Background: Transfer RNA from a marine sediment metagenome, 72 nucleotides, folded computationally. RNAcentral holds the sequence, with entries from MGnify. It matches the Rfam family "tRNA". Rfam's curators write: Transfer RNA (tRNA) molecules are approximately 80 nucleotides in length. The family's RNA type in Rfam is transfer RNA. The coordinates come from a structure-prediction model, not an experiment, and the mean pLDDT is 85.
RNA sequence: GAGGGUGUAGCUCAGGGGGAGAGCGCUACCUUGACACGGUAGAAGUCGGCGGUUCAAAUCCGCCCAUCCUCA
Numbered sequence: 001g002a003g004g005g006u007g008u009a010g011c012u013c014a015g016g017g018g019g020a021g022a023g024c025g026c027u028a029c030c031u032u033g034a035c036a037c038g039g040u041a042g043a044a045g046u047c048g049g050c051g052g053u054u055c056a057a058a059u060c061c062g063c064c065c066a067u068c069c070u071c072a
Base pairs, nucleotide, nucleotide: 001071002070003069004068005067006066007065010024011023012022013021018055026042027041028040029039030038048064049063050062051061052060
């Protein structure tokens, strides 16, 4: 320098045009003498960034950034 993969909650990941989600973790309450387990409820997201397409973009397209792999 060229090509490709990945980027979504604190962590591990799903979701591939119209509702942003799961498990674990966290907070409050119930339970206990107390803790753990269990139960109920809740918080936590500019979906890596910018632009484009579209009535509508986490999702499609382009560029950039980070990281990994391959080639030179």